[in-house]
RNA sequence: GCCAUCGUGGCUAAGGGGUAUAGCGGUGCCUUGGUAAGGCGCAGGUCGUGGGUUCGAUUCCCACCGAUGGCU
Repeated sequence: GCCAUCGUGGCUAAGGGGUAUAGCGGUGCCUUGGUAAGGCGCAGGUCGUGGGUUCGAUUCCCACCGAUGGCU
């Protein structure tokens, strides 16, 4: 230098046009003599950045940035 895949709450991932989800973690309550375990809630995301298409973009297209792998 070229090619491919990926980028989504603190972490790990799902979702591939129509209100963004789960697990773990955090936190409140219940339960206990107390802790752990368990149960029920809550908070936390401008979906890497900037453009384009569209009535509507996390999703499709382009460029850039970053990560990983491959080729030279």
A computed fold for a 72-nucleotide RNA from a Methanobacteriota archaeon, annotated as transfer RNA. The source organism's lineage runs through Archaea, Methanobacteriati and Methanobacteriota. The sequence was found in a public genome assembly.